[in-house]
RNA sequence: GCGGAUGUAGCUCAGUGGUAGAGCUCCAGCCUUCCAAGCUGAUGGUCGUGGGUUCGACUCCCAUCAUCCGCUCC
Numbered sequence: 001g002c003g004g005a006u007g008u009a010g011c012u013c014a015g016u017g018g019u020a021g022a023g024c025u026c027c028a029g030c031c032u033u034c035c036a037a038g039c040u041g042a043u044g045g046u047c048g049u050g051g052g053u054u055c056g057a058c059u060c061c062c063a064u065c066a067u068c069c070g071c072u073c074c
Stems, first nucleotide, its partner, number of pairs: 001071007010024004018055001027041004048064005
């Protein structure tokens, strides 16, 4: 230098155009002599960034940033 993959909640991930979700963690309550486990509830998001298309974009298009992988040159 070229190509590809990934980027969504604190963490791991789903979500292929129509109200952004799950599990775990954290917090509160119940239970228990206490702890753990279990049950219930609550909190938490500029969907990496900037544009474009569309009535409507996590989703389609372009650019860009970060991480990873492969190829090439030295």
Predicted 3D model of a 74-nucleotide RNA (transfer RNA) from Holospora elegans E1. It matches the Rfam family "tRNA". By type it is a transfer RNA. Rfam's curators write: Transfer RNA (tRNA) molecules are approximately 80 nucleotides in length. Model confidence (mean pLDDT): 81 of 100. The source organism's lineage runs through Bacteria, Pseudomonadati, Pseudomonadota, Holosporaceae and Holospora elegans.